[in-house]
Context: one part of a larger RNA
Molecule: large-subunit ribosomal RNA, domain VI
Organism: Nanobdellota archaeon
RNA sequence: UGUUAUUGUCUGAGUGAAACAAUGUUCUAGUACGAGAGGAACGAACAUUGGAGGCCUCUGAUCUAGCAAUUCUCAAGUGGGAGGUUGCGCAGUCACGCCUUGGCGGAUAAGAGCUGAAAGCAUCUAAGCACGAAGCCGCUCGCAAAAAGAGACAAUUAAGGCCGUCAUAGAAGAUGACGUUGAUAGAGUUGUGGUGUAAGUCCAGCAAUGGAUUCAGCCAGCAACUACUAAUAG
Numbered sequence: 001u002g003u004u005a006u007u008g009u010c011u012g013a014g015u016g017a018a019a020c021a022a023u024g025u026u027c028u029a030g031u032a033c034g035a036g037a038g039g040a041a042c043g044a045a046c047a048u049u050g051g052a053g054g055c056c057u058c059u060g061a062u063c064u065a066g067c068a069a070u071u072c073u074c075a076a077g078u079g080g081g082a083g084g085u086u087g088c089g090c091a092g093u094c095a096c097g098c099c100u101u102g103g104c105g106g107a108u109a110a111g112a113g114c115u116g117a118a119a120g121c122a123u124c125u126a127a128g129c130a131c132g133a134a135g136c137c138g139c140u141c142g143c144a145a146a147a148a149g150a151g152a153c154a155a156u157u158a159a160g161g162c163c164g165u166c167a168u169a170g171a172a173g174a175u176g177a178c179g180u181u182g183a184u185a186g187a188g189u190u191g192u193g194g195u196g197u198a199a200g201u202c203c204a205g206c207a208a209u210g211g212a213u214u215c216a217g218c219c220a221g222c223a224a225c226u227a228c229u230a231a232u233a234g
Base pairs, nucleotide, nucleotide: 005156006155007154008153009152010151014143015142016141017140020050021049022048023047024046025045026044027043033038051101052100053099054098055097059095060094061093062092066088067087068086069085070084071082072081073080074079090221103139104138105137106136111131113129114128162234163179164178165177166176167175184230185229186228188225189224190223191222192220193219194218195217200213201212202211203210204209
């Protein structure tokens, strides 16, 4: 650009990818075979290792969120800075962790059959029926209506976009959620989780310090709830 309106949602002709591999154990079976000694296989189940895909419940790593200890400094606030150093560390990310990694169906080839005439017999074939391969097709994944036989459905001056709040998305676009008929983000409350018992006061001690108040205090990229703030209007 076309597909003879626009927009949205689809279908899938076709096309491409394809994924499993090796080993061991058990059953088959002390069977077949073999005088004996010895000693299989087809097939089935399970496991290990490697590969592939996914995930973060557990284990572990990291964690420049956070909490605690401690040093210096600014300061005088239980405060700030140096990722200062150290310990622990949720979410997230990841592997050393966890999960999956099936064979089944259909139509056939060579071939092997049933019934059965032409041809009173016979014959797998002529009508008919039923098997048969790591091969073909489907079940898995990607693209795909420019598939010219150019598809279907819905709506119709709205669709969509701008704008705003955002994240299961993200370099920018894009994608996805929401916009008061609202839980989209923030704040708040509760929970859960992290750290590990705050400050102040009191008690004990000459003091450093210890104890009580206190499973405290502080914090949260988490969850739920809640229209308080912003998604108004256009």